[in-house]
Context: one part of a larger RNA
RNA sequence: AGCAUAUGGUGGAUGCCUUGGCACUAAGAGCCGAUGAAAGACGCGAUAAGCUGCGAAAAGCUUCGGGGAGGGGCAAAUACCCUUUGAUCCGGAGGUGUCUGAAUGGGGAAACCCGCAUGAGGAGCCCUCAUGCAUCCCUGCGCCAAUCCAUAACGCAGGGAGGGGAACCCGGCGAACUGAAACAUCUAAGUAGCCGGAGGAAGAGAAAACAACAAGUGAUUCCGUAAGUAGCGGCGAGCGAACACGGAGGAGCCCAAACCGGGGCGCGUGCGCCCCGGGGUUCGGACCGCGGAAGUGAUUCGGGAAGGCUAGCAGAACGGCUUUGGGAAAGCCGGCCAGAGAGGGUGAAAGCCCCGUAAGCGAAAGCCUGACAGACACGGCGGUAUCCAGAGUACCACGAGACACGAGAAACCUUGUGGGAAGAGGCGGGGACCACCCCGCAAGGCUAAAUACUCCUUAGUGACCGAUAGCGCAUAGUACUGUGAAGGAACGGUGAAAAGAACCCCGGGAGGGGAGUGAAAGAGAACCUGAAACCAUAUGUUU
Numbered sequence: 001a002g003c004a005u006a007u008g009g010u011g012g013a014u015g016c017c018u019u020g021g022c023a024c025u026a027a028g029a030g031c032c033g034a035u036g037a038a039a040g041a042c043g044c045g046a047u048a049a050g051c052u053g054c055g056a057a058a059a060g061c062u063u064c065g066g067g068g069a070g071g072g073g074c075a076a077a078u079a080c081c082c083u084u085u086g087a088u089c090c091g092g093a094g095g096u097g098u099c100u101g102a103a104u105g106g107g108g109a110a111a112c113c114c115g116c117a118u119g120a121g122g123a124g125c126c127c128u129c130a131u132g133c134a135u136c137c138c139u140g141c142g143c144c145a146a147u148c149c150a151u152a153a154c155g156c157a158g159g160g161a162g163g164g165g166a167a168c169c170c171g172g173c174g175a176a177c178u179g180a181a182a183c184a185u186c187u188a189a190g191u192a193g194c195c196g197g198a199g200g201a202a203g204a205g206a207a208a209a210c211a212a213c214a215a216g217u218g219a220u221u222c223c224g225u226a227a228g229u230a231g232c233g234g235c236g237a238g239c240g241a242a243c244a245c246g247g248a249g250g251a252g253c254c255c256a257a258a259c260c261g262g263g264g265c266g267c268g269u270g271c272g273c274c275c276c277g278g279g280g281u282u283c284g285g286a287c288c289g290c291g292g293a294a295g296u297g298a299u300u301c302g303g304g305a306a307g308g309c310u311a312g313c314a315g316a317a318c319g320g321c322u323u324u325g326g327g328a329a330a331g332c333c334g335g336c337c338a339g340a341g342a343g344g345g346u347g348a349a350a351g352c353c354c355c356g357u358a359a360g361c362g363a364a365a366g367c368c369u370g371a372c373a374g375a376c377a378c379g380g381c382g383g384u385a386u387c388c389a390g391a392g393u394a395c396c397a398c399g400a401g402a403c404a405c406g407a408g409a410a411a412c413c414u415u416g417u418g419g420g421a422a423g424a425g426g427c428g429g430g431g432a433c434c435a436c437c438c439c440g441c442a443a444g445g446c447u448a449a450a451u452a453c454u455c456c457u458u459a460g461u462g463a464c465c466g467a468u469a470g471c472g473c474a475u476a477g478u479a480c481u482g483u484g485a486a487g488g489a490a491c492g493g494u495g496a497a498a499a500g501a502a503c504c505c506c507g508g509g510a511g512g513g514g515a516g517u518g519a520a521a522g523a524g525a526a527c528c529u530g531a532a533a534c535c536a537u538a539u540g541u542u543u
Base pairs, nucleotide, nucleotide: 001542002541003540004539005538006537007536008535009534015528016493017492020465021464022462023461024460025459026458027457028456029454030453031164032163039100040099041098042055043054044053046078050074051073061094062093063092064091065090066089070082071081072080105114106113107112115133116132117131118130119129120128121127135161136160137159138158139157140156141155142154168199169197170196171195172194173193179186183234209217210216221248222247223246224245225244231239232238252446253445254444255390259278260277261276262275263274264273265272266271267270284388285387286386287383288382289381290380295378296377297376300375301374303372307368308367309366310365312361313360318334319333320332321331323330335352336351337341343355344354345353395419396418397417398416399415400414401413405431426441427440428439429438430437480487481486500527503514504513505512506511
């Protein structure tokens, strides 16, 4: 020095555990904000820092309920307090709420600096306190230039907006990698990304719709089928419907105009325009005639039964043992409850010890829902002469986009440029186009439900994880890195209970040896178990 065995050290695998996660289910909620949000800064304790809570009224104030013996958060100890005159705690409603932040009196290198006006503190200055003072939009009013009338501008009042938010939704702008085994049309994909906007959903939506030569259907949305079909496609890669059928859900309405009434304005004095009210809406209507209700309700307005949410209450039934053990819930013996044998805890393994569980009960206050009744709104039949029925629109040409459809035979839809109708005897569509036929009535608007999503709340579930797993975090967007945008960890377990080792000894201490506690200290805080690598000692053996 190697090897082997043993005993230790080191190390933190493994096993067991779970405070934390993950996925989902059923409900709820689906917005917060100038009445100042979200997010923060700085403070507030008898008390260093941190977290939590709160705001100069500062781990809190008032009040109304619940609750009933301890309490002054995490978090020990000390001090000092509070509390059956009901504290702490839980719930409802209020009050206070510094400074920053849309941040809004002005400024600014966020949490800072500097004002003006009015009022209060007996009067003036100062000081302190309170209130107001941003911008834009809408409405109304005032005042007023060039410029005569007028208008712009300016000013005032009332109302609104602004910013934030996980996903879902609508719109605007809009890639590339990639695939095509290269690549350019194409694809990826109208995806990612950026921007704007809204809501609890959004969007769509009451036919200028489909269909069809047989009959028909009757707003929209979503799901299944149709169907990987018909098609589109360097006919490559790929893209990919609809009709119809079956389901979920179900709801239809309002303007403009004709006409009537009222008011106003203009000038060219008999014409035109504007405003308000009625009327009316595609079963077309006005108009004329007749009739004067049944009924309906998604709007609005309050009322409001019953129910629910936000604290809670009560809740059955077990003992023994000279068994084992540190400890009984284990074992043995004998019982009991059960609308409760879900679950958790208790020194181990408890239906009957504790918390609970089943079936019940409960609200001063606030909120949700809202049966029902009312107000209110809507609400008829016939005739068809005349009048009305959405114009730079329909449509056409050119250029694009969007339709599953890449210009194609390319309709339908949108529209940048140019042209540009008709007037219900009219107009649009039925995939070029024409005819016949059929369906409908554009150029105004609103509309629940079925659908999408989950930052969040409550209750629960798991052939989900168990500390290199599970969220990045058993907590942390912390430590740390970066000028910055941003990136981004690791660390769980003494014991039933601190009973956390008084006292003695060695030592400067660290550490150790006794003693003591404990079931155990080979559980001693570097603390459950304690693998391997690695290190050491002892013994054997080989050279």